[in-house]
Context: one part of a larger RNA
C1' cells in the first nucleotide's frame, strides 16, 4: 500500500521446503536348494553406526561481578583485620545461561495410488504366431500422498467467532519497568484493578567452618563457639523502590 468499513484472536492450505540413509546379530532353518562343499527368497525380532532437531534431569566443559587458599609488593600509623597491582597474580572448586563428549526424539507404519524397466493375460492387422493396435493387470530405495517447517500480495488476496456510533469507539501506539527476546525496528511478560525489574524474606545450590572472644601451645599453630560466614544470573513470597501523570493515531466504495 491493497485485501471495499476499522479492529482483535484463531484458523484453511494454493503453492514452496525438508527429511525419507544404512550395518550387524536371532529366528524361520542348517529349511528349500545341492552329490557334497556349501546355503537362501519372503516373513517375525532386537540392537548399533550416520544424519537432523530439541533440550540441560544426569555426565562434563566455561562460568575475567560466587566462595576459599595462597606469593611478592604498596596502602589502611602499628598488631589483628582488610584493600589495590601482579595475564581473572596465582591455585582449588562452582549456581544460573551457553554448551558436547551428555540426554531424549525423529529418519515409522501401512498403500485399492500413478508408474519404469521388466514380467504377464485376452487379441487382431496376418484364419497361424504375438503383452499392443483396441482393452485389461503385475511391478522399484524413485513418483504421488502419507511425517515435519513456512504459508491468504493464493491481486482467485479465503475462512469462523467476537467486538465498535463520537472530547472519536472497539483496538493501537508513544512514554515506562523488563526478558523465554533482540544489532536497530521486531517479538513476548507487565504497567498500581500490578509480582515486571530491583530491594528485602525465605528455600535451593556453591564454597567449606568468617570475623571477634575465650581455651591451649615456647612458637608456627591449634580447638571452641560454628555445617559457620559469606553468596551472580535459580525457585517462591512480599507493594518498600520504579513502571506517575499524560498524549498520539484510529471505523464507508
Nucleotide at each position: 500500500c491493497g485485501u471495499a468499513a476499522g479492529a482483535u484472536a484463531c484458523u484453511u492450505g494454493c503453492g514452496g521446503g525438508g527429511a525419507u540413509c544404512u550395518g550387524u546379530c536371532c529366528u524361520u532353518a542348517g529349511u528349500a536348494c545341492g552329490c557334497a562343499a556349501g546355503g537362501a527368497c519372503c516373513g517375525g525380532g532386537a540392537u548399533g553406526g550416520g544424519c537432523a532437531c530439541a533440550c540441560c534431569u544426569c555426565u562434563g566443559g566455561u562460568g575475567u561481578a560466587c566462595c576459599a587458599g595462597u606469593u611478592g609488593u604498596u596502602c589502611u600509623g602499628u598488631c589483628c583485620g582488610g584493600a589495590g597491582c601482579a595475564c581473572u597474580g596465582c591455585u582449588g572448586g562452582g549456581u544460573a545461561g551457553c554448551u558436547a563428549a551428555g540426554u531424549g526424539u525423529g529418519u515409522u507404519a501401512a498403500g485399492a495410488g500413478a508408474u519404469a524397466a521388466g514380467c504377464g493375460c485376452u487379441g487382431a492387422a496376418a484364419g497361424c504366431a504375438u503383452c499392443u493396435a483396441a482393452g485389461c493387470g503385475c511391478g522399484a530405495a524413485g513418483c504421488c500422498a502419507u511425517c515435519c517447517c513456512c504459508a491468504a500480495g493464493a491481486u482467485a488476496a479465503g475462512g469462523u467467532a467476537u467486538c465498535u456510533a463520537a472530547a472519536u469507539u472497539a483496538g493501537g501506539g508513544u512514554c515506562c519497568u523488563g526478558g523465554g527476546a533482540g544489532a536497530c525496528g521486531a517479538c513476548c511478560a507487565g504497567g498500581u484493578a500490578g509480582a515486571u525489574a530491583g530491594g528485602c524474606u525465605g528455600c535451593a545450590g556453591g564454597u567449606g567452618u568468617a570475623a571477634g572472644u575465650g581455651g591451649u601451645g615456647a612458637g608456627a599453630g591449634c580447638c571452641a563457639u560454628u555445617a559457620a560466614g559469606c553468596c551472580g544470573a535459580g525457585c517462591a513470597g512480599u507493594a518498600c523502590u520504579a513502571a506517575u501523570u499524560a498524549c498520539c493515531c484510529g471505523a464507508g466504495a

The part of an RNA shown here (large-subunit ribosomal RNA, domain VI) has 253 nucleotides and comes from a Bacteroidia bacterium.
NCBI's taxonomy places the organism under Bacteria, Pseudomonadati, Bacteroidota, Bacteroidia.
Its Rfam family is "Bacterial large subunit ribosomal RNA".
The RNAcentral record of the full RNA draws on ENA.
The prediction has a mean pLDDT of 85.